Small-subunit ribosomal RNA, 3' major domain from an uncultured bacterium, 473 nucleotides, folded computationally.
Context: one part of a larger RNA
């Protein structure tokens, strides 16, 4: 100066602790291990890999495998030569892909334009190396740290500032003070939510006026509410009491819609892990060039003695199951959303109006009213399996979703042990989105309804911040 203790001292955090709900036993998704294969591409691997890359693996993608081809090549592009346009039609072999054929057809300022063949310069590579790199990211951690200049101490590594006391979420500030200052990091500047003015009304509103319907802001109008978006105001411990030297701190304070950072986002210092990624991109070495380049048909990435992660779904009556009835927000529509009518028990098909969308379309379950089951492997749970369909798409066998009929598996709340959450959170209920023909979406990202319960307190576990101590370096 670091690093370290089952040495001290101070503090923090869903880190314990009080509480709700899960996971871990069942089925099924779906990631990985491991087996298996002709191939199951490739990559992540404690915490910081496993619903991760991948926000779409039937073909494509596709990188792997088998088989058949091509060899300046599938894409760019330069230079010489030769030829013809490009291109369209007709075949034949083949599974395509490609290989061979016949017909038909240019322009021009004569430089060439296009295209094809040869030759030949770059070509190409998801080969290899993240222990050769850039960007990029995860992690400690939104943790409150990391540092410089002068100046002072030290022979010197280095100290000091940044250490003490008091305070804060915070090296956040005060007090002290051989330090006096500054930087990067905190905090504020920015979105956004939550209140209110003002300005603006259309496709959005509809109080008051009038017209009008079976109803409907359906119209004429209104600018008052909502409500949309644009610029302002508002919250600063600003006021009042108590404590304190001060910063601050505490009050069922006042005042306010909001209060002591309102609540969310974005924003990640100095640096760790030779921590991820040459397969997103780029790039330095190495290596392949009739192949480790490329096109194509077919297969695999979808296997299945098993073992793990992460979700769905249940195991029931705070339910299940039928009628009836009600209230969102964000997104998103032209190869598209699809009102409405009619078929069909249903996926869905036929017709069809209307929107390039504050105009039309897509728009809710849980709730609440009323029957019903009456505790059983059940009117509980839906696996799995037969059968007959729709819909997408050049094609649904290997391998899609859905829909109707019948099947009716485990499963009666889970051992050690683990996870998430302190408020509009947790549970819970549904709704869109991007990816996308189609969907293996139970995932991800997002809205919104309904709405807890508990925190004595820091002894312990576990992470982290300072001060200290040392037999280690």
């Nucleotide at each position: 100066u670091g690093a370290c203790g089952g040495g001290g001292g101070c503090c923090c955090g869903c880190a314990c602790a009080a509480g709700c709900g899960g996971a871990g036993g069942a089925a099924c998704a779906u990631g990985u291990g491991g087996u298996u294969u002709a191939a199951u591409u490739c990559g992540a691997u404690g915490a910081u890999a496993c619903g991760c890359g991948a926000g779409g693996a039937a073909c494509c993608u596709u990188a792997c495998c088998c088989g058949g081809g091509c060899u300046u090549g599938a894409a760019u592009u330069g230079c010489g030569c030769u030829g013809g346009a490009c291109u369209g039609a007709c075949g034949u072999g083949g599974a395509a892909a490609c290989a061979u054929g016949u017909c038909a057809u240019u322009u021009u300022u004569c430089g060439g334009a296009c295209c094809a063949g040869c030759g030949u310069g770059a070509a190409g590579g998801u080969g290899c190396u993240g222990c050769a790199u850039g960007g990029u990211u995860g992690u400690c951690g939104u943790c409150a740290g990391c540092u410089c200049g002068u100046g002072c101490c030290g022979u010197g590594a280095g100290g000091u500032g940044u250490c003490g006391g008091c305070u804060u979420a915070a090296g956040u500030g005060c007090c002290a003070u051989a330090a006096c200052g500054a930087g990067c990091g905190c905090a504020a500047c920015c979105c956004u939510u939550u209140u209110c003015g003002c300005c603006a009304g259309u496709u959005a509103c509809c109080a008051u006026c009038g017209g009008g319907u079976a109803a409907c802001g359906c119209c004429g109008g209104g600018g008052a509410c909502u409500c949309u978006g644009g610029c302002g105001a508002g919250a600063c411990u600003g006021c009042c009491a108590u404590c304190g030297u001060a910063a601050g701190a505490u009050g069922u304070g006042a005042g306010g819609a909001a209060g002591g950072u309102g609540g969310g986002g974005a924003u990640g210092a100095c640096g760790u892990c030779a921590a991820a990624u040459c397969a997103g991109c780029a790039c330095g070495g190495c290596c392949c060039u009739u192949a480790c380049g490329u096109c194509c048909g077919g297969g695999g990435c979808u296997a299945c003695a098993c073992a793990c992660g992460u979700g769905u779904u249940a195991c029931a009556a705070u339910g299940g199951c039928c009628g009836g009835u009600a209230c969102a927000g964000a997104a998103g529509g032209c190869a598209g959303c699809c009102a409405c009518a009619c078929a069909g028990c249903g996926a869905u098909g036929u017709g069809g109006a209307g929107c390039c969308a504050a105009u039309c379309c897509c728009c809710a379950a849980a709730g609440c009213c009323g029957g019903u089951c009456u505790c059983a492997g059940u009117u509980c749970g839906g696996a799995u399996u037969g059968g007959a369909g729709u819909c997408u798409g050049c094609a649904a066998c290997c391998c899609g979703a859905c829909u109707c009929c019948a099947u009716g598996a485990a499963g009666c709340u889970g051992g050690a042990u683990u996870c998430g959450c302190u408020a509009g959170u947790a549970a819970u209920c549904g709704c869109g989105c991007a990816u996308c023909a189609g969907c293996c979406a139970c995932g991800g990202c997002g809205c919104g309804g309904u709405g807890a319960a508990u925190a004595c307190g820091u002894u312990c576990c576990c992470g982290g911040g300072c001060c200290u101590g040392u037999a280690c370096a």
It matches the Rfam family "Bacterial small subunit ribosomal RNA".